[in-house]
RNA sequence: AGAGUUUGAUAUUGGCUCAGGACGAACGCUGGCGGCGUGCCUAAUACAUGCAAGUCGAACGCUUUUGUUUUCACCGGAGCUUGCUCCACCGAAAACAAAAGAGUGGCGGACGGGUGAGUAACACGUGGGUAACCUGCCCUCAAGCGGGGGAUAACACUUGGAAACAGGUGCUAAUACCGCAUAACAAUCAGAAUCGCAUGAUUUUGAUUUGAAAGGCGCUUUUGCGUCACUUGAGGAUGGACCCGCGGUGCAUUAGCUAGUUGGUGAGGUAACGGCUCACCAAGGCCACGAUGCAUAGCCGACCUGAGAGGGUGAUCGGCCACACUGGGACUGAGACACGGCCCAGACUCCUACGGGAGGCAGCAGUGGGGAAUCUUCGGCAAUGGACGAAAGUCUGACCGAGCAACGCCGCGUGAGUGAAGAAGGUUUUCGGAUCGUAAAACUCUGUUGUUAGAGAAGAACAAGGGUGAGAGUAGAAUGUUCACCCCUUGACGGUAUCUAACCAGAAAGCCACGGCUAACUACGUGCCAGCAGCCGCGGUAAUACGUAGGUGGCAAGCGUUGUCCGGAUUUACUGGGCGUAAAGCGCACGUAGGCGGGCUUUUAAGUCAGAGGUGAAAUCCCAGGGCUCAACCCUGGAACUGCCUUUGAUACUGGAAGUCUUGAGUAUGGUAGAGGUGAGUGGAAUUGCGAGUGUAGAGGUGAAAUUCGUAGAUAUUCGCAGGAACACCAGUGGCGAAGGCGGCUCACUGGUCCAUUACUGACGCUGAGGUGCGAAAGCGUGGGGAGCAAACAGGAUUAGAUACCCUGGUAGUCCACGCCGUAAACGAUGAAUGCCAGCCGUUGGGGUGCAUGCACUUCAGUGGCGCAGCUAACGCUUUAAGCAUUCCGCCUGGGGAGUACGGUCGCAAGAUUAAAACUCAAAGGAAUUGACGGGGGCCCGCACAAGCGGUGGAGCAUGUGGUUUAAUUCGAAGCAACGCGCAGAACCUUACCAGCUUUUGACAUGUCCGGUUUGAUCGACAGAGAUGUCUUUCUUCAGUUCGGCUGGCCGGAACACAGGUGCUGCAUGGCUGUCGUCAGCUCGUGUCGUGAGAUGUUGGGUUAAGUCCCGCAACGAGCGCAACCCUCGCCCCUAGUUGCCAUCAUUCAGUUGGGAACUCUAGGGGGACUGCCGGUGAUAAGCCGCGAGGAAGGUGGGGAUGACGUCAAGUCCUCAUGGCCCUUACAGGCUGGGCUACACACGUGCUACAAUGGCGGUGACAAUGGGCAGCGAAAGGGUGACCUCGAGCUAAUCCCAAAAAGCCGUCUCAGUUCAGAUUGUACUCUGCAACUCGAGUACAUGAAGGUGGAAUCGCUAGUAAUCGUGGAUCAGCAUGCCACGGUGAAUACGUUCCCGGGCCUUGUACACACCGCCCGUCACACCAUGGGAGUUGGUUUUACCCGAAGGUGCUGUGCUAACCGCAAGGAGGCAGGCAACCACGGUAGGGUCAGCGACUGGGGUGAAGUCGUAACAAGGUAACCA
Repeated sequence: AGAGUUUGAUAUUGGCUCAGGACGAACGCUGGCGGCGUGCCUAAUACAUGCAAGUCGAACGCUUUUGUUUUCACCGGAGCUUGCUCCACCGAAAACAAAAGAGUGGCGGACGGGUGAGUAACACGUGGGUAACCUGCCCUCAAGCGGGGGAUAACACUUGGAAACAGGUGCUAAUACCGCAUAACAAUCAGAAUCGCAUGAUUUUGAUUUGAAAGGCGCUUUUGCGUCACUUGAGGAUGGACCCGCGGUGCAUUAGCUAGUUGGUGAGGUAACGGCUCACCAAGGCCACGAUGCAUAGCCGACCUGAGAGGGUGAUCGGCCACACUGGGACUGAGACACGGCCCAGACUCCUACGGGAGGCAGCAGUGGGGAAUCUUCGGCAAUGGACGAAAGUCUGACCGAGCAACGCCGCGUGAGUGAAGAAGGUUUUCGGAUCGUAAAACUCUGUUGUUAGAGAAGAACAAGGGUGAGAGUAGAAUGUUCACCCCUUGACGGUAUCUAACCAGAAAGCCACGGCUAACUACGUGCCAGCAGCCGCGGUAAUACGUAGGUGGCAAGCGUUGUCCGGAUUUACUGGGCGUAAAGCGCACGUAGGCGGGCUUUUAAGUCAGAGGUGAAAUCCCAGGGCUCAACCCUGGAACUGCCUUUGAUACUGGAAGUCUUGAGUAUGGUAGAGGUGAGUGGAAUUGCGAGUGUAGAGGUGAAAUUCGUAGAUAUUCGCAGGAACACCAGUGGCGAAGGCGGCUCACUGGUCCAUUACUGACGCUGAGGUGCGAAAGCGUGGGGAGCAAACAGGAUUAGAUACCCUGGUAGUCCACGCCGUAAACGAUGAAUGCCAGCCGUUGGGGUGCAUGCACUUCAGUGGCGCAGCUAACGCUUUAAGCAUUCCGCCUGGGGAGUACGGUCGCAAGAUUAAAACUCAAAGGAAUUGACGGGGGCCCGCACAAGCGGUGGAGCAUGUGGUUUAAUUCGAAGCAACGCGCAGAACCUUACCAGCUUUUGACAUGUCCGGUUUGAUCGACAGAGAUGUCUUUCUUCAGUUCGGCUGGCCGGAACACAGGUGCUGCAUGGCUGUCGUCAGCUCGUGUCGUGAGAUGUUGGGUUAAGUCCCGCAACGAGCGCAACCCUCGCCCCUAGUUGCCAUCAUUCAGUUGGGAACUCUAGGGGGACUGCCGGUGAUAAGCCGCGAGGAAGGUGGGGAUGACGUCAAGUCCUCAUGGCCCUUACAGGCUGGGCUACACACGUGCUACAAUGGCGGUGACAAUGGGCAGCGAAAGGGUGACCUCGAGCUAAUCCCAAAAAGCCGUCUCAGUUCAGAUUGUACUCUGCAACUCGAGUACAUGAAGGUGGAAUCGCUAGUAAUCGUGGAUCAGCAUGCCACGGUGAAUACGUUCCCGGGCCUUGUACACACCGCCCGUCACACCAUGGGAGUUGGUUUUACCCGAAGGUGCUGUGCUAACCGCAAGGAGGCAGGCAACCACGGUAGGGUCAGCGACUGGGGUGAAGUCGUAACAAGGUAACCA
């Protein structure tokens, strides 16, 4: 950093897809170790069990237990001094010490921990403010701590209850509670001074009001001291509260919202400001710079990605907020409206004696459920931190650790070296080999990890206690207190990390991919199946794309897949896009808000720029160091945090203020052209109708017709009248208008432009969201009008149909007035405005200058054509920009669904406007290129048509094909270009088919082994259908030899490799062939043009049979084709004369013989023809024309061979060759018989005819090419004949086939005939092993159809057609076919309109498998999503009303009442109660909105070979398209 994918190819627009990174992930396969992290994203679902918040006896009383001591009493014992001492046991009391229990009291349960439901908000972030506030514990300073009182829990007794718990009576303590004293700096009120940004702040004076625990502990020489508490005040710190600026989201198919709402006055309330609440007053407040509503969402530091700008996210860690089963509420407190507190309501769960109670894991573990998915009911308070305590300490699922999980990141290992017989084995193979592969084995070495054993940490600093020393403090000391040192003591992890030793290469590699993108290829299997696939796409018998294997590539304890985000995507474009034709300029104007705005001067300092200060938490990122062996990770420091605020400066630009100017804009004056608009009037031509006249049979209409009109008088024609609509010529890429649009003439009213003059105003301007107006045609409403035209409709045609095109009619409508509609391909498919940037040529309006009557030059304003630069994907645009810039508006973001649905607005309606989604495709497009095609155009050619001649199609037969039949009728060929084709010849053979019989290494090839061995031919017999088998007769005796039955060959046998296949695939192939087409084309190199595909050349003007040649030309050359070279025929010459020839000389029946070499002929070699000559024409060319000359031949002389690049997956696997597949006692081989010859029928190609241009008879003239030894076969003889007998000659210019036939002469005289010959009968001939199926021929007899052939169609342009015979191949025999040969020998071509085929140029194209193309819509079927839908279900929200728990507040004063007041009565206060308003849940009724379901229904999409037509693409056969 890009790549794939639209096309035949191209460049472009544009979407889709991929390669990268990331993750709290999941799934599949696999899995050795360690370190560091991370781990319910879903059901804020329900929770069993355990733990997560307690602590203080140095606040207090009590109970229990233990211990010690003391006292008392009693009993026993001893000593005995008889009342004393001692000992032991039991009991009681007191004190002390220790422990436990609940309670009163204090502090803490507002922290820590969890979650993200709600929240679009001052919730969060950032920066400020509080002169409007609070703050327990903590710190500092100042002052104080006096004197009293009454209760109450625990406890005891008792009552109710199942329980939870509750009540009564009685006793008791406090650091619990309550008065009093003490006080001002605190609070309130009043006054003064100073200061401030307003409310106010500070200082000061006076008055009034308000506090405490005489406590605990330690020491004590006591009038005490110390310390911890306590009270008051001031300050600090910390934490909180409130207010404000700015910032971060989707929808306008949410446009209006708001009654405590906005403000004021007063009051209440709060820590505090405030409609926070209330009373009264006013009517405000918010909103297009997006209010309100709906949907979604915790916010941030940050994290991921990105070059950045951005985009996405908000796990872990950190800050803030919110919540704690759901909803409401307050209490306590410094702090809560409180996760492990309370009250009420609701749902759910549990207990219950049915009366009533209990509960809240979104704490840590854990369970069910949900889900693709997320851990142990672990250890410890050793460390860090927290609560309480004076402390020891207790508590701490915070935390520290361990466990589970490849979930992530990082690190290590699975060995290292040597080792070629390149082992075995696998895979593959062209069978040679290649590859796995130094890989393995083997030898040597090491020991990270592993196993065993031993040693073994750091993390610990404390605190407390003991000791020593020092300091402060004090009148002086002490208990104490602070600091330093020493001693003692504390480890969950854990016998872990780490280290040492020993042992063994031993225990440790997978996953994905391999068609392109994208690194990496082969074999087998499968056969559009199974399957793959991210996109393009792969698979229909040779799959590098499926599956398996081998190999290879990539990553590696992981690898792939799926999901999501960013990137690539400049594909929302701020950086950084576009709008003529690809998506995209509103139909046009006016104008509001807004945005932008001319010159100069002064000022200001908002934007802007610079300096400084504050802040931007830490962590993260980055940089530099450091610590774990490295790294991940962690620590330290720096930088950064692009931001916000404050302040001081600068003043060019923008903005604000003031002044001034004239060039932008406007006004004035004088002119100007015009289908500009509105109204009124008026004119002629034409159509139609009516009246009248003339006049007669048609008219009209069409491709052709008909419907229609007309003898009741049409059409035509003449005159008159009526009515409506439109305005010929002029008329013009002319004019005017903003656009739509505007066209006879006149008048009235009226808008705008342009030009000239420079007088005035002095920026007054440009654009323009909303808004307003105008706005073709069609359409709608009301009322008129209605000639022509004409939707609908009717009829006639056309057609397969024809609800069309064509024709005849014809109503709305078209016209007018008024009112709607508001759309068009409303187009220049091009928004408005301003400035700048080469020209040339027209044209409209005005002005100026020159010369002087119509020109030239010039200047403004329009309107066109061409064109440079520039732009553009190209086409094209180009001073009238699509160029270069500026300002403003509108619009676009793949195709379809769809300009559709729903909702809103407008409309009488039609409908318009605004405007989606689901789903579906990988394209859909624009421009240009090359082809192909066109019922497009131009030019040209061809037996293509035309002009002719003769056929086919009708008949009979032959032959091929289809079909049918059959045991088989073998197979192939299928428009031209299959069908007398393969087949140049099926009775057997051929033969491939069928039936039956038969062989199995085979009929044929190569190799091995064994046995035998002389081969080949042959007479005959037997069995059999034959193949075959058995026996036998006769003749002959293979080849080599080292002379050995040795070798080869042969025969027989055996086993195996193999043979064999006309079996399949011509769509796997080679070769060969057909066809377009003997058409004139097809290409290349270099250059040039184009971004490119490509173009040019090869086009153009001529010309030719021809891309043949000439000229021109950004082309110049070249190749394959054309032509020529080759063969043959035609003329001449030379050479040579046998078997050919014979002029001259002889000769003969006869060129028979002598002779000749002239001629014919033969076969070798040459010559000749080239538009060369002449004339005309053409461009001075190429060429063309000429009953031109000459010449045998004249314009390629005739014919042949010769077939460019390519097309048709054309034909052939059955000629041959060949890949793959298939069969192997058969799909191979052999034999007999049958079949390929069938026969209702259809078609092709032929033959013979239908007759007189003929038949028959006679006559017997003239050819050429060929063939011949298993052959041609003469002559002669026989037969009516086919033919036979005999066999001369000939291996051929010698002999034979061999007779040529049409011709000529005669006859027949138009008939189914003296035509025609099918068919059939009989008898023969020939070939052959054999003519039954199934040959050919002969003779006699028979004598069918057929009288020139419908639609249609074929061949041929000269020695041709037509006609006549002859020969040959194949072949035993069989020819109407095929291939050749000669004889006789025409007609016609005006011409290129048309049919067919082809060539070139051009044009259109939505075709490229290329018109046998593409493609549209209904209908039918299946599936999918969606709209409507009577309704129904649920959520949410709202209005009105009802109910009104708990709660606090207010009122009340019914009951009760310790502290205070009072002598008392009583009061204050409190508790309980009552009432009121507020209010959660709940209820009733009605709206809004969202979602689910819904009979039926609408269109849409997709699908495969459906049906009907053929609308579009070519002039698409009626040009298409828009409203």

Small-subunit ribosomal RNA from an uncultured bacterium, 1523 nucleotides, folded computationally. Rfam family: Bacterial small subunit ribosomal RNA.